[in-house]
Molecule: small-subunit ribosomal RNA
Organism: uncultured Acetobacteraceae bacterium
RNA sequence: AGAGUUUGAUCAUGGCUCAGAGCGAACGCUGGCGGCAUGCCUAACACAUGCAAGUCGCACGGGGCUUUAAUGCUUGCAUUAGAGUUUAGUGGCGGACGGGUGAGUAACGCGUAGGAAACUACCCUUUAGUGGGGGACAACAUUAGGAAACUGAUGCUAAUACCGCAUAAUUUAACGAGAGUUCAAAGGCUUUUAGUCGCUAAGGGAUGUGCCUGCGUUUGAUUAGCUAGUUGGUAGGGUAAGAGCUUACCAAGGCUGUGAUCGAUAGCUGGUUUGAGAGGAUGAUCAGCCACAUUGGGACUGAGACACGGCCCAAACUCCUACGGGAGGCAGCAGUGGGGAAUAUUGGACAAUGGGGGCAACCCUGAUCCAGCAAUGUCGCGUGCGUGAAGAAGGUCUUCGGAUUGUAAAGCGCUUUCGAUAGGGGAGAUGAUGACGGUACCUAUAGAAGAAGCUCCGGCUAACUUCGUGCCAGCAGCCGCGGUAAUACGAAGGGGGCAAGCGUUGCUCGGAAUUACUGGGCGUAAAGGGCGUGUAGGCGGCUUUAUAAGUGAGGUGUGAAAUUCCUGGGCUCAACCUAGGGCGUGCAUUUGAUACUAUAAGGCUAGAGUAUAAGAGAGGGCUGUGGAAUUCCCAGUGUAGAGGUGAAAUUCGUAGAUAUUGGGAAGAACACCGGUUGCGAAGGCGGCAGCCUGGCUUAUAACUGACGCUGAGGCGCGAAAGCGUGGGUAGCGAACAGGAUUAGAUACCCUGGUAGUCCACGCUGUAAACGAUGUGUGCCAGAUGUUGGGUGUUUGACACUCAGUGUUGCCGUUAACGCAUUAAGCACACCGCCUGGGGAGUACGGCCGCAAGGCUAAAACUCAAAGGAAUUGACGGGGGCCCGCACAAGCGGUGGAGCAUGUGGUUUAAUUCGAAGCAACGCGAAGAACCUUACCAGGUCUUGUAUGUGACAGAUUUCUAUAGAGAUAUAGUUUCCCUUAUGGGCUGUCAGCACAGGUGCUGCAUGGCUGUCGUCAGCUCGUGUCGUGAGAUGUUGGGUUAAGUCCCGCAACGAGCGCAACCCUUAUUUUCAGUUACCAUCAGGUAUGGCUGGGUACUCUGGAGAGACUGCCGGUGACAAGCCGGAGGAAGGUGGGGAUGACGUCAAGUCCUCAUGGCCCUUAUGUCCUGGGCGACACACGUGCUACAAUGGCGGUGACAGAGGGAAGCGAAAUGGUGACAUGGAGCGGAUCCUCAAAAGCCGUCUGAGUUCGGAUUGCACUCUGCAACUCGAGUGCAUGAAGUUGGAAUCGCUAGUAAUCGCGGAUCAGCAUGCCGCGGUGAAUACGUUCCCGGGCCUUGUACACACCGCCCGUCACACCAUGGGAGUUGGUUUAACCCUAAGCCGGUAUGCUAACCAAUUGGGGGCAGCCGACCACGGUCAGGUCAGCGACUGGGGUGAAGUCGUAACAAGGUAACC
Repeated sequence: AGAGUUUGAUCAUGGCUCAGAGCGAACGCUGGCGGCAUGCCUAACACAUGCAAGUCGCACGGGGCUUUAAUGCUUGCAUUAGAGUUUAGUGGCGGACGGGUGAGUAACGCGUAGGAAACUACCCUUUAGUGGGGGACAACAUUAGGAAACUGAUGCUAAUACCGCAUAAUUUAACGAGAGUUCAAAGGCUUUUAGUCGCUAAGGGAUGUGCCUGCGUUUGAUUAGCUAGUUGGUAGGGUAAGAGCUUACCAAGGCUGUGAUCGAUAGCUGGUUUGAGAGGAUGAUCAGCCACAUUGGGACUGAGACACGGCCCAAACUCCUACGGGAGGCAGCAGUGGGGAAUAUUGGACAAUGGGGGCAACCCUGAUCCAGCAAUGUCGCGUGCGUGAAGAAGGUCUUCGGAUUGUAAAGCGCUUUCGAUAGGGGAGAUGAUGACGGUACCUAUAGAAGAAGCUCCGGCUAACUUCGUGCCAGCAGCCGCGGUAAUACGAAGGGGGCAAGCGUUGCUCGGAAUUACUGGGCGUAAAGGGCGUGUAGGCGGCUUUAUAAGUGAGGUGUGAAAUUCCUGGGCUCAACCUAGGGCGUGCAUUUGAUACUAUAAGGCUAGAGUAUAAGAGAGGGCUGUGGAAUUCCCAGUGUAGAGGUGAAAUUCGUAGAUAUUGGGAAGAACACCGGUUGCGAAGGCGGCAGCCUGGCUUAUAACUGACGCUGAGGCGCGAAAGCGUGGGUAGCGAACAGGAUUAGAUACCCUGGUAGUCCACGCUGUAAACGAUGUGUGCCAGAUGUUGGGUGUUUGACACUCAGUGUUGCCGUUAACGCAUUAAGCACACCGCCUGGGGAGUACGGCCGCAAGGCUAAAACUCAAAGGAAUUGACGGGGGCCCGCACAAGCGGUGGAGCAUGUGGUUUAAUUCGAAGCAACGCGAAGAACCUUACCAGGUCUUGUAUGUGACAGAUUUCUAUAGAGAUAUAGUUUCCCUUAUGGGCUGUCAGCACAGGUGCUGCAUGGCUGUCGUCAGCUCGUGUCGUGAGAUGUUGGGUUAAGUCCCGCAACGAGCGCAACCCUUAUUUUCAGUUACCAUCAGGUAUGGCUGGGUACUCUGGAGAGACUGCCGGUGACAAGCCGGAGGAAGGUGGGGAUGACGUCAAGUCCUCAUGGCCCUUAUGUCCUGGGCGACACACGUGCUACAAUGGCGGUGACAGAGGGAAGCGAAAUGGUGACAUGGAGCGGAUCCUCAAAAGCCGUCUGAGUUCGGAUUGCACUCUGCAACUCGAGUGCAUGAAGUUGGAAUCGCUAGUAAUCGCGGAUCAGCAUGCCGCGGUGAAUACGUUCCCGGGCCUUGUACACACCGCCCGUCACACCAUGGGAGUUGGUUUAACCCUAAGCCGGUAUGCUAACCAAUUGGGGGCAGCCGACCACGGUCAGGUCAGCGACUGGGGUGAAGUCGUAACAAGGUAACC
């Protein structure tokens, strides 16, 4: 410090997620030691048991026990006196500290800084005093009641308990103006002339506490008003003390948008944690403060409490009970139950530190100090160290060579920390006292001995292989893995990380600049209010003086300690402990400064306004008025249609429409002018005239003198639609009706048509109310239009200037697009708004509205994206340009028939398999009777037809016989080569092991090959340049071409693969060479045939050349490339044809040509054999053949090819047969021989018919091939003679030697083409043209597509699940008002009860106690609300869910542009 994730890729926006640190944690696996810490976060739930606050006999009387002495004497009892000890009670001090908890509390509770009207036991200090009396009550005794707790009555008694009296102030206590008045005490002990502990009054201090104030202290406005003791005053009361603290009266105040009141949540702080910091989160342990003690109320005592281990009352709960009544409060320490994911011992000691009491000894102390439990955290240590290569064995992987585990182990040598055993044993302790303590620590002994796990290994993120599994099982923090080769699941091996721990989960901060103070944004990503006016508020021109609030500087006080930080010190180190320093950014106070802000008082004119003079304008309101058009009405002319549409129909019209002429009526809107012209704040405003009226601009620089800007709330205006009342209604026109369209058409189109549109008044208050751009001010290059003014002027297409309104364009800015003096630039002021998508601008609540609805505005849940700009493609029922037998123009077909052939389907034991739109279907298959053959049935073989090893035997082999369907089995027969004489080669048998074999699977693991777009003209690269980037440029543009072909231009310049050319063939020709070809010339011959000699002229054959290049001429074009025409030429603009197929696309095809990874079978999925099947047949499709006939059939005639093939071959002549064919065998491995006959052609006949067309089908008889023609070949003859009379929708091929038509040959092949591949013969028609269909190329445009339109995607319905709103009601919490009831208690009143101290002494008085009454008041009750939560039949929408239904709304002009 960043990273992953939206996309085909990019940039930016934006969310989600990860890496870090931390924890009072929990869970899983594992676990050696020690130090230091920490340990109910949940039920402030309920608690058994023990302990946690007592102490003082030096305050007091008494009792018990022990003991001494004396006396009495019944010699072991009583009494007296004393000593010691103990103690219930009276009394004193302490139980208000210490310890616990965080329920309540949003508060002067806490923090911080201050303040004045107070009290303060014990403590310190100062002053003075401590005299003299009195009356009681406990204990106790005797009784009484009760189960108990406890209580009553009578009697006795002490005090440092209680009560009078005396004394009394340096004014320093109280009261009082003052004089003056009032108020005290207690003694105990002792070492007794004294001391000590006390007591009383008063002053001061210290400590503690109470009270007040400034500032700070969570969240909600879907809480906006709250408050009657409320705010203030006066008087009385009250308190330790100020005060409405309380009461009466008076006044009507007080708080609040700087957030009152109300709701929710919460103890606050020092600190802790995170962070660079600012901040955020948090408030365990330790420390300060507060609050509480089962719940609620109350007071008493006291210095202090409204009191955790005190009291009273009420309530709930628990316990005891004799049923009458009583007792209790662990949020003290342990512990129990319960809750919970989860948190310890019913331990030791007062040795230390501290606390209470005491003169003291001492007692008490679950405060505290220690120990126990827990890896809960943190720190430290250990589990050995060295050597050791045969790189052991084993494991794993393997390309089988090896690699790795790995110096790791073993082995050898060494050490003993920790732990174990034994011995000693510091400091904590001052004179004594040690729980810890079997302590720490030291020493000795033995022995590597007792001590390693957890997690991860696809990317982020360090670390990789094999096997298993096969969208299963599973993983997952995000992206995402898994559908047969998973580095992502599970296991193993190996590796990485951390380590007595390691992972997971939860929570906090960080990263997140993702709430932005530091430090963000708002044209299009989320985000500018629809517009103005203006209140509060915020901000504010130039200048002078004063003040010193802000501001800046210094001083002082405070900011507790601990913590963090720095420097030291102590435990062996560290954690830990400790000393000093620093920090604590704050608050208060004080001194001085005065630039800026502020305040006060003056001045100024540049902002703002006023005045005067002009000006422009669809600015607003009201009242009139005008013409054109439309519709309707009346009348005339006139006749059959009109209207409407893509085409129609509904509709109107013979009752006279439409058309046309004249007249009239009505309502609405204002053509031309008209213009990115004008005006207005926006919405908006358009004939003309009048009246009323707002704003703006210019000039002058006369007046005022900062009067300004913005603006939360508030108020006003605010298109269209809509609502109310009343009018009006020509046209248009939701709804509605009809007609069309359509699969449907509740739409688009058509014919009608009501609200509405118009007016008046009122409401509504929203729009894509948009410049998607808040208002104001200043500054920062220009150019060029235009509107309204002004000035100058050389009068012009001039110059300058003010206010508007456009275009273009620097700087700058922006993610880019773009903006650019009318900013989206640079700044300032103020307001509004945003913080992932969906849910949702929805629900609930509130406000507004007549309603419709508007404003304000969530959450649960769900997703990992949603969205912006730009890029490259692809696509469009977008555009432009261009091409192609693409259409058109033609010729011939297919689709109908019969047959052939392939496919589907069906059938079957099997009908082997593959190919599937074009680009499968006469395809693989250039040829299934057996074989082929992969399929089926049946029968065989099991190392097999290969190679290697061992043993044995010998040739191999041939032949014969038997059985069998055959494979095969059995029996018999025959018999080697080389040689160095060991053996080798070869073959067979046997044995076991390695292995063979597989047309078994995967073409979606592959190679190779092939198809296709497409012989389309494209596809790229280097360097440079542009862009943040993906990318662009080049390759686009203007021409041209068959062509990215060429030319020109150009931030491009070059290059590569393609195009073209080079290659083959064909068309012309030259030359060379002539046999098997040819025969012009010469000769021979007669079979009259180049036959022979001869020749190479010609034809031809096959080598080498020539030739064609827009080369020449004219025109055109841009002086180009090229195009058009012409000449010459065999051929002319690529002459015709072929081979040749760029980058890539289709997971295209092929594992059954071949090769090959992986998987599978191994007496079988391998091998051999016989027979069957691949040939089935209701049917459907493709491709063909033959036809339907006269351009023909039949008969006759007999002319002319080319290219091939031939030895297990082609096969002549001749002969036989009607024929297929047979016999025959010349010649030929071929320019020689054979195939070989070409056929259409020509002549004759037939005459329109199911025929002299057509030949299917069938019968009989044959031929050929072949071991074998039954399933299942081809052919021949005779006979038979089906459908079919030119083919629906639709569809195919072809542009010239082409289509059409005619025959011939070849491969395969024993035999078997209507298929395939070739060859020649005859030989057309048409192309205006590019609107349309299909395919393609280039440019451009739109896009929500990128698996790329066979794309994407919306809504209803159906099903499942989830959360949520409404809901008759119901349950509970909380809160408010009124009223009733009033416990305990304080306060007030009363005096008919009782009464020790004092007064008076006879009653009595004062005072007190009880009683009664009153006010207040907890709990409780009644009634009425507010608010929150749970459940709820039914119901609403929402979300999610691989393959449900219906349509196709959006994205392209999305097929009716979309949207508000």